This is a predicted structure of a 1464-nucleotide RNA (small-subunit ribosomal RNA) from a metagenome.
The RNAcentral record of the sequence draws on SILVA.
RNA sequence: AGAGUUUGAUCCUGGCUCAGAAUGAACGCUAGCGGCAUGGAUUAGGCAUGCAAGUCGAACGAUCUUUUCGGAGAUAGUGGCGAAAGGGUGAGUAACGCGUGAGCAGCCUACCUCGAAGUUCGGAAUAGCCCGUGGAAACGCGGAUUAAUACCGGAUGUGGCCCAACCCCUGCGGGGGUUGACGCUAAAAUUCUUUGCUUCGAGAUGGGCUCGCGUCCCAUUAUGCUUGUUGGUGAGGUAACGGCUCACCAAGGCUAUGACGGGUAGGUGGUCUGAGAGGAUGGUCACCCACACUGGGACUGAGACACUGCCCAGACUCCUACGGGAGGCUGCAGUCGAGAAUCUUCCGCAAUGCGCGAAAGCGUGACGGAGCAAUGCCGCGUGCAGGAUGAAGGCUCUAGGGUCGUAAACUGCUGUCACCCGGGAUGAAUAAAUGACAGUACCGGGAGAGGAAGCCACGGCUAACUACGUGCCAGCAGCCGCGGUAAUACGUAGGUGGCGAGCGUUAUUCGGAUUUAUUGGGCGUAAAGGGUUCGUAGGGGGUUUUGUAAGUCUGAUGUGAAAGCCCGUGGCUCAACCACGGAACUGCAUGGGAUACUGCAAGACUUGAGGUUCGGAGAGGAAAGCAGAAUUCCCGGUGUAGCGGUGGAAUGCGUAGAUAUCGGGAGGAAUACCGACAGCGAAGGCAGCUUUCUGGACGACACCUGACCCUGAGGAACGAAAGCUUGGGGAGCAAACAGGAUUAGAUACCCUGGUAGUCCAAGCCGUAAACGGUGUGCACUCGAUGUGGGUAGGGUUGGUCCUAUCCGCGUCCAAGCUAACGCGAUAAGUGCACCGCCUGGGGAGUACGGCGGCAACGCUAAAACUCAAAGGAAUUGACGGGGGCCCGCACAAGCGGUGGAGCAUGUGGCUUAAUUCGAGGCUACGCGAAGAACCUUACCUGGGUUUGACAUAUUGAGGACCGACUGUGAAAGCAGUCUUCUCUUCGGAGCCUUUAUACAGGUGCUGCAUGGCUGUCGUCAGCUCGUGUCGUGAGAUGUUCGGUUAAGUCCGGCAACGAGCGCAACCCGUAUCAUCAGUUGCCAGCGCGUAAUGGCGGGGACUCUGGUGAGACUGCCCGUGUUAAGCGGGAGGAAGGCGCGGAUGACGUCAAGUCCGUAUGGCCCUUACACCCAGGGCUGCACACGUGCUACAAUGGCCGGUACAGUGGGACGCAAUACCGCGAGGUGGAGCAAAUCCUCAAAACCGGCCCCAGUUCGGAUUGGAGUCUGCAACUCGACUCCAUGAAGUCGGAGUCGCUAGUAAAGGGGUAUCAGCUACGACCCCUUGAAUACGUUCCCGGGCCUUGUACACACCGCCCGUCACAUCACGGGAGCUGACCGCACCCGAAGUCGUUGACCCAACUGCUUGCAGAGGGAGACGCCGAAGGUGUAGUUAGUGACUGGGAUGAGGUCGUAACAAGGUA
Repeated sequence: AGAGUUUGAUCCUGGCUCAGAAUGAACGCUAGCGGCAUGGAUUAGGCAUGCAAGUCGAACGAUCUUUUCGGAGAUAGUGGCGAAAGGGUGAGUAACGCGUGAGCAGCCUACCUCGAAGUUCGGAAUAGCCCGUGGAAACGCGGAUUAAUACCGGAUGUGGCCCAACCCCUGCGGGGGUUGACGCUAAAAUUCUUUGCUUCGAGAUGGGCUCGCGUCCCAUUAUGCUUGUUGGUGAGGUAACGGCUCACCAAGGCUAUGACGGGUAGGUGGUCUGAGAGGAUGGUCACCCACACUGGGACUGAGACACUGCCCAGACUCCUACGGGAGGCUGCAGUCGAGAAUCUUCCGCAAUGCGCGAAAGCGUGACGGAGCAAUGCCGCGUGCAGGAUGAAGGCUCUAGGGUCGUAAACUGCUGUCACCCGGGAUGAAUAAAUGACAGUACCGGGAGAGGAAGCCACGGCUAACUACGUGCCAGCAGCCGCGGUAAUACGUAGGUGGCGAGCGUUAUUCGGAUUUAUUGGGCGUAAAGGGUUCGUAGGGGGUUUUGUAAGUCUGAUGUGAAAGCCCGUGGCUCAACCACGGAACUGCAUGGGAUACUGCAAGACUUGAGGUUCGGAGAGGAAAGCAGAAUUCCCGGUGUAGCGGUGGAAUGCGUAGAUAUCGGGAGGAAUACCGACAGCGAAGGCAGCUUUCUGGACGACACCUGACCCUGAGGAACGAAAGCUUGGGGAGCAAACAGGAUUAGAUACCCUGGUAGUCCAAGCCGUAAACGGUGUGCACUCGAUGUGGGUAGGGUUGGUCCUAUCCGCGUCCAAGCUAACGCGAUAAGUGCACCGCCUGGGGAGUACGGCGGCAACGCUAAAACUCAAAGGAAUUGACGGGGGCCCGCACAAGCGGUGGAGCAUGUGGCUUAAUUCGAGGCUACGCGAAGAACCUUACCUGGGUUUGACAUAUUGAGGACCGACUGUGAAAGCAGUCUUCUCUUCGGAGCCUUUAUACAGGUGCUGCAUGGCUGUCGUCAGCUCGUGUCGUGAGAUGUUCGGUUAAGUCCGGCAACGAGCGCAACCCGUAUCAUCAGUUGCCAGCGCGUAAUGGCGGGGACUCUGGUGAGACUGCCCGUGUUAAGCGGGAGGAAGGCGCGGAUGACGUCAAGUCCGUAUGGCCCUUACACCCAGGGCUGCACACGUGCUACAAUGGCCGGUACAGUGGGACGCAAUACCGCGAGGUGGAGCAAAUCCUCAAAACCGGCCCCAGUUCGGAUUGGAGUCUGCAACUCGACUCCAUGAAGUCGGAGUCGCUAGUAAAGGGGUAUCAGCUACGACCCCUUGAAUACGUUCCCGGGCCUUGUACACACCGCCCGUCACAUCACGGGAGCUGACCGCACCCGAAGUCGUUGACCCAACUGCUUGCAGAGGGAGACGCCGAAGGUGUAGUUAGUGACUGGGAUGAGGUCGUAACAAGGUA
């Protein structure tokens, strides 16, 4: 410090996720030791048991024990002090509760310290004890008697309190001092010198109260809250101020700087994180607060409204004799419960502290320790060194090896920890005594490598990889995502990486996240500018002078507790931990200083702003009036059959006279031309003309005011269209509606009608893509050009023109900005001021609540849940029922077919034991198959074989092999018989059979693991690269553009310049000629010969054959074109613009085809999925399709006659002449390994018959008879003859081929092959056309451009209803709980008040038992907790039903959006 994830790729925006640190943690696996810490976070739920606050006999009486008779000890009670500390918890509390800093002249303070004074004389009771008595108990009641440092009275009065006067101080509230007067006010023991006590003053400590500032969330809590409320006077009360309380008076007080209400929460020092600013948090330790079963209350006391005190009420638990009582672990242990989860019913007062005591001492679950828990931090160990046959074993493997790995074994050594034995502390503060921890830490000795390693991960992020298993299963997953048979992602193993007595997971916090942005973000299109203006509060504000010193700056003082963090030093062996010192604590307060800037006060100024005067421009606004054109309607005239409407029609109108046309009239609405990237207005918006009223802006010159300004939360006004209310109006247009069409449907698009509405007046509504998608104001920053309004100067007769300037409206561009697109003085540039708004997508601008509205609806505005994206700009493709240009038998123009028939063949389907397999739009279907009767053959049935039909190697045995034969059998095979080796170095080898083992074998699977080959786009003209340049980048440029071409062919231009694969050419054939060569070919001329024939001699002239050459290049001419490339025409030429035909197939696409041609990874079978054999099947037939053949006839059929080819093939072959057969064919065999021999045409032509018919067309089918091949023609061959003579009379929708030696027609040859299903395939020749105006349309393709929400790319993407499942939420008749307001009722304890007929020892009086003073019980009153009733509100849960929402491979219906998405 960053990384992953949106895309085909890119840049940006933006969310999600990860790596880090941390924790009072929990869970899983694992676990050796020690030190130091930490440990009920949930139910402030309930608690058994024990302990947690006592002490003093030197205050007192009494009792008991003991005694050496001196005394000593114990303690129930009275009395004193303490028990308000210490310890626990965080429920409540949003508060002067806490923090910080001040204040009290408005207060208190036991014990402690200092100072001053004093401590005298009396009295009356009472607990205990004793007696009696009630009760189960708890606990009482009555009588008698007694003491005090308990209680009461008197004296003294230094002092203190109260009152008055004077002086001083003051913050003006008051305080201090001095003097004086009435009055009030105190006290014990003793060992006799100590401890107390009383009054006053002072200190210290602790507390009380007040104030400034700080201290969470919600405005869906706001015309809000408040009646002791705010203030005053008086009184009461308190330690003290105060509405703290009461009476009276006034009507105040708080609030957008957030009152009131709701939610949540103890606060702080600190802790975690972070670079910091911040954010989160408040456990342990420390300070403060609050609480003590829940609620209320007071008493005592210096202090409490009191954790282990009291009273009352309530809930709960326990005891009970049922009458009544007892209790409060949020003290330490411990228990139950709930929970993912948190310890011992331990030891000791030895230390530190606290209470009491004169002290000894006693008490202390505070505390000191130990125990439990890897809960955390820190430290240590599980050994060290040597050791390569790199052992065994595991894993892997390309079979060689690699790796675990110096790791182990083995050798040597050491002894930390643990273990055993011995010694043995500091902490103790002493002269002596006193140690829970603890026989611990530590030290010495001993033995022995012995007792001590796991966890997680290994696709990327992120360090670390292989094998096997599994097969979208099981599973993983933090995000992206893995898994559908070769998974580095699942599970296991080996290996590796990381950390290590731990390691992972989960949860939570901060970080990364500049993703709430003060530091440090944004708003044209990504989320985001309010519809517009005015304006309140607020925020900001021109030049200058003086003052002030609030902000600001500076040094000083006080404070900022300790601990912690940081630095230094030191102590435990180190560290963690601890101690000491320093720094820091960024803060607050006080007083001193400075005055630049800001503020405040006062004064001045003119440039901001405004005003006066003059001037012109304008659809600015409101009202009234007027005008013409057009539509419609009405009346009349002319006139006749249609009009209207559409893609085409129909509905509709019209013979009752429409449409058309002329004249007249009515009525409403809107204002053509001018008219314009013109004008005006804040925006919405504004358009005929005239008048009236009226707002604003602009320009010019001078003068005036003197900062009067800018923005603007709330607020107010305006605000298109639609809509609403009332009343008018209504021509045209036109939601709804009706009809007609279209359509599968058509609740639409189109047509005919048509009502609200549109118009006016008045009033609502308050929203729009209210958009420049750009808030307002001010300032600054190169230019060019157009236009509207003004002014000045020049020039001019002239505002026609030029220059300058101000205000508007536009276009283009610089710098700059921007993710890019783009913006660019009218900024989206550079700055300032203020407002509004945004923070992932969906849910949702929705629900609920509130406000507004007549309603419609508007404004404000969430959450649950869900996804890992949603999005912006640009790029390359692909696509478009987008555009432009161009090509192709693509269409058109033609010729012939196919689709109908019969047959052949292939395919589907069906059937079957099997009908083997593959191929599936074009690009499968006469395809693999250039030939299935057996074989082929892969399929089925049956019979057999098992190292195998075939290859290699080894081992053992045997033997030549070959051959012949027998039995059985369908054959294969099985069983058996006969015959029988060669070489040799004498070991053996060769060949064969057999045994055994490695292995063979598989047309078994995967063409989606592959090679190779092939099809297709397409013989289409394209596909790329290097360097340079442009762009942040993907990419672009080049390759686009203007011409041209069959062509990215060529030319020109150009930030490109070149190059490669393609195109073309080079290759083959064909067309002309020359030359060479003439046999088997040819025969003109010369001979010979024949019935005839190049038959023969000869010849090379010709044809022909096959070698070598020539020829064609837009070369020449004219025109055109850019002087180009080229194109048009012409000449010459056998051939002319690529002459014609072939071979040749770029980068790539289709996971196209082929594992059944061969090769090949992986998987599978191995007495079988291998191999052999026989028979069957691949030929099966209600049917459907493709490709063909033959036809339907007269351009024909039949018969007869007569011509003319070329390519080829031939020895297991082609076969002549001849003979036989109607024929297929047979017999026979000349010739020929071939320009020699064989095989060789048909249509055509000539003549005849047929005469338009199911025929002399057509030949299917069937019967019979044959031929040939072959081991064998039954399933299942071809051919021949005789007989039979089916459908079919030119073929629906549609569809195919072909542009010249082509189509069409005719025959011929060959491969495969014994034969053949060939009518197929591939070739050959013969005869030999028609047509192309043209590119609008269909199909396919190329280039450029455009749009895109597509990128598995339109066979794309994608929307909504419905149906199903799941989830969360809203509404809902209601129901239930909690909290709380108000009103009323009841009213405990208790304080206070009143009363007090009853009761009372102390004091007073005297008539000595009475009175008084004083006090009390009781009663009454105010207040008052819990409780009750009624009512209002808030909140939570639940609810038949209901509403939308989200999610979910496969459903239904349509096709709304994305292309002009087919109606933008």
Rfam family: Bacterial small subunit ribosomal RNA.